Molecule: transfer RNA
Organism: Hadarchaeota archaeon (SeqCode)
């Protein structure tokens, strides 16, 4: 230098290809129940403006462009 993949609550992931309905799941947090207390279990609840900026569109997590961060492969120099 070239190519590919990933970035979504505190953590791990799905959703993206095929745009639209309140952005879900598990763990964790908080509250309550149960318990002598705790764990386990049950119920409820908060927490995201989807890496950043721009574009397209009536409408973008999803499509396009640039950039940032992480990972892998190839090439070049030494």
């Nucleotide at each position: 230098g070239g190519g590919c993949c990933c970035g979504u609550g505190g953590c791990g992931c799905a959703g993206c290809c095929u745009g639209g309905a309140u952005g879900g799941c598990g763990c964790g947090g908080c509250a309550g129940g149960c318990u002598u207390c705790g764990g386990a279990c049950c119920u409820g609840u908060a927490g995201g403006u989807c890496g950043u900026g721009g574009g397209u569109u009536c409408a973008a997590a999803u499509c396009c462009c640039a950039c940032c961060g992480g990972g892998c492969c190839c090439g070049c120099c030494a």